[in-house]
Parts: sequence; C1' cells; structure tokens
RNA sequence: GGGCCCGUAGUUUAACGGUCAGAAUUUUGGUCUCCAGAACCAGCGGCGGGGGUUCGACUCCCUCCGGGCCCA
Repeated sequence: GGGCCCGUAGUUUAACGGUCAGAAUUUUGGUCUCCAGAACCAGCGGCGGGGGUUCGACUCCCUCCGGGCCCA
C1' cells in the first nucleotide's frame, strides 16, 4: 500500500428494513431467612462518531475512529 471481518448495557451476546432493541450476567431494591447464601419478583443500564437512501435504519450506502486477520 491492497483486501476481508468485527464494533449493541460494566461483561458475554440476540435482533426479515417496521410495533416497547431481547436475553444472560453484574449491580440496586423487595419477598423469603434468626443472619447470610440460594431461589423468586421488580428496577437501572446499550446500537463506535458523522452524513446519505427510505414513509420508516442496529440492519442498506459513504466516510471517519477503534480492533483483528490475510497478501505485498
């Protein structure tokens, strides 16, 4: 320099272009218990940045940022 893949809660991850972006775990509160743990219930928390297409974008296109792999 060229090519390919990935980026979503603190962490691990789902999601035909359409209804509240879903779960697990962490954490907070509650129930239970003499206390704690386990279990159960509830809550908080997220689409890497910016543009574009579209009635509508996590999803498609462009660009930038970050990470990984291959070739030279």
Predicted 3D model of a 72-nucleotide RNA (transfer RNA) from a Candidatus Nanoarchaeia archaeon. It matches the Rfam family "tRNA". Rfam's curators write: Transfer RNA (tRNA) molecules are approximately 80 nucleotides in length. The same sequence occurs in records of 2 taxa. RNAcentral holds the sequence, with entries from ENA and MGnify.